Source information: This is a predicted structure of a 72-nucleotide RNA (transfer RNA) from a bacterium. It matches the Rfam family "tRNA". The family's RNA type in Rfam is transfer RNA. Model confidence (mean pLDDT): 81 of 100. It was read from a public genome assembly.

[in-house]
RNA sequence: GGCGCCAUCGUCUAACGGCUAGGACAUAUUCCUUUCACGAAUAAAAUAGGGGUUCGAUUCCCCUUGGCGCUA
Numbered sequence: 001g002g003c004g005c006c007a008u009c010g011u012c013u014a015a016c017g018g019c020u021a022g023g024a025c026a027u028a029u030u031c032c033u034u035u036c037a038c039g040a041a042u043a044a045a046a047u048a049g050g051g052g053u054u055c056g057a058u059u060c061c062c063c064u065u066g067g068c069g070c071u072a
Stems, first nucleotide, its partner, number of pairs: 001071007010025004018055001027043005048064005
């Protein structure tokens, strides 16, 4: 250089083109407990960036960025 794969809450990870973006762990608050731990309830927290297609995009297309692999 060429080709391919990946990018979603703090972390790990779901999501036929129909979203108010779900779950686990972690965090915070409250309850429980003499207290801690365990347990219960609640809350906050995310689609790498820019365009395009579409009534509608996390999803499809293009470009860029970053990471990984194969190849020369």